Context: one part of a larger RNA
C1' cells in the first nucleotide's frame, strides 16, 4: 500500500453528481397516533412507557391424570375419583449492575412533488424503469364447414366453443370528462352515368392464286398476316356515410373618457380553425422568465402567473387514496462522507532467511 473488521476529541453532510458507504432504528406488551381516503386504508404512522432476579397472593388459571370405588355387554371398556407432575399470564413487595429484548437475532422516520393505478413482466451476460402486461373502456370483424391462423394439400387449431362466444386494433384501475373538422388517405354503403381486361371478332387492309384480261392489271373460295366495330365484371371516376379510422384543429388591421388592454368591429384564407382542463411542464428556445416560499446564500425544488419557440382530450385530457429495490427537493435522527486524520485487530502484497 491492497482487502476484511474495530474505535475516535470537537463539529455533524461542511463530503459528494447524489448521505454513495457507514452509523442510527430494531424484539414483545401497553398507551397513543395527523393530513388525506376509493372508508378497506394511511398505520408498526408519528411519539412514548415497561422489560432482569428473589419472595408473596398461590396447592394461581389451565393442562395431564395414578391408586381406589361403581357398573356391565367382561374390554387395551365405561363412569367416578382426584394423588402426583407440568405450569403461562397478572398483581403486591423486595433487590442488583454503567447497562435486564444485557450476547446473537432484530423497521430509521417525516414532509412536498413528477411518473406509472395496483400484485406482476423485461434487455440470461452494463438498462428493472416512467418501458411491457394488467383488470376496466371503446371500435371493428365473425351466423358456424365462423372470422382468423398453420399447411402445396389432406388436415389441424379456433372449439368438442356459438355473438354474455371467438379474432384484430387502440386505450389502460377509479373519479370528472373526451370538443370542432369527412377537404386528403383509409374503411363502409350506393349503383344511374364515364372509363375499363380476358374473351367475342363486325368492318377494312395486305399476302397467296383458280379464273378473267384491254396483258397494264383485276381477282372468287380457301389458307394466312393484320385492323379491332359490338358485347363485356370488379376496380377507378362519381354520389353518400364514417375520426375511441390515419390524421388536422389560422393570419392581418383597428377600437373603451390617464395609460395599458381589447368584451367589440373589419378583412383574407380554410375541411375545420384548439373547446374543457392543464401550462417555463419528463413538453419553455429566449431562460437561472417574473412573483411568492424554503436557505445567511437555491441554474434544482414547491406554489402561482400565462408571453403554450413547439400542451390538449382513448397516438386520451385533468385529478386521484393505496402501492414503488422508481425520478426530483426538503427536514429530524445518526454518523470518519467530510474538517483531518489517527490508532488497533486480522488476511495479502513486499523485504530478508
Nucleotide at each position: 500500500c491492497u482487502c476484511g473488521g474495530g474505535u475516535a476529541a470537537a463539529g455533524g453532510a461542511a463530503c459528494u453528481a447524489g448521505g454513495c458507504a457507514a452509523a442510527a432504528u430494531g424484539g414483545u406488551a401497553c398507551c397513543g397516533u395527523a393530513a388525506c381516503u376509493u372508508c378497506g386504508g394511511g398505520a408498526g404512522a408519528a411519539g412514548g412507557u415497561a422489560c432482569g432476579c428473589c419472595c408473596c397472593u398461590g396447592u394461581u388459571a389451565g393442562g395431564u391424570g395414578a391408586a381406589g370405588u361403581g357398573g356391565c355387554u367382561a374390554g387395551c371398556c365405561c363412569a367416578u375419583g382426584g394423588a402426583g407432575c407440568c405450569g403461562a399470564g397478572a398483581g403486591g413487595g423486595g433487590u442488583u449492575g454503567c447497562a435486564g429484548u444485557g450476547a446473537c437475532c432484530a423497521g430509521g422516520c417525516c414532509g412536498c412533488u413528477g411518473c406509472g393505478a395496483c400484485u406482476g413482466u423485461u434487455u440470461a451476460u452494463u438498462a428493472a424503469a416512467a418501458a411491457c402486461a394488467c383488470a376496466g373502456c371503446a371500435c371493428u370483424c365473425u351466423g358456424c364447414a365462423a372470422a382468423c391462423g398453420c399447411g402445396c394439400a389432406a388436415g389441424c387449431g379456433g372449439a368438442c366453443g356459438u355473438a354474455u362466444a371467438g379474432g384484430g386494433u387502440g386505450u389502460g384501475a377509479c373519479g370528472c370528462c373526451u370538443g370542432c373538422c369527412c377537404g386528403g388517405u383509409g374503411c363502409c354503403g350506393g349503383a344511374a352515368g364515364g372509363u375499363u381486361a380476358a374473351g367475342u371478332g363486325a368492318u377494312g387492309g395486305g399476302g397467296u392464286u383458280a379464273u378473267c384480261u384491254u396483258c397494264g392489271g383485276a381477282g372468287a373460295a380457301g389458307c394466312u398476316c393484320u385492323u379491332g366495330a359490338u358485347c363485356g365484371a370488379a376496380g377507378c371516376c362519381c354520389c353518400g356515410g364514417u375520426a375511441a379510422a390515419c390524421g388536422g384543429c389560422g393570419g392581418c388591421c383597428g377600437u373603451a373618457a390617464c395609460u395599458a388592454u381589447a368584451a367589440c368591429g373589419g378583412u383574407c384564407c380554410u375541411a375545420a380553425g384548439g373547446u374543457a382542463g392543464c401550462g417555463a411542464a419528463a413538453u419553455u428556445c429566449c431562460u437561472u422568465g417574473u412573483c411568492g416560499g424554503g436557505u445567511a446564500a437555491g441554474u434544482u425544488c414547491c406554489g402561482a402567473c400565462c408571453u403554450g419557440c413547439a400542451c390538449g382530450a382513448a397516438u386520451g385530457g385533468c385529478g386521484u387514496a393505496a402501492c414503488g429495490a422508481u425520478g426530483g427537493c426538503g427536514g429530524c435522527a445518526c454518523u470518519g462522507u467530510c474538517u483531518c486524520u489517527a490508532c488497533c485487530c486480522g488476511a495479502g502484497a513486499c523485504u530478508c532467511a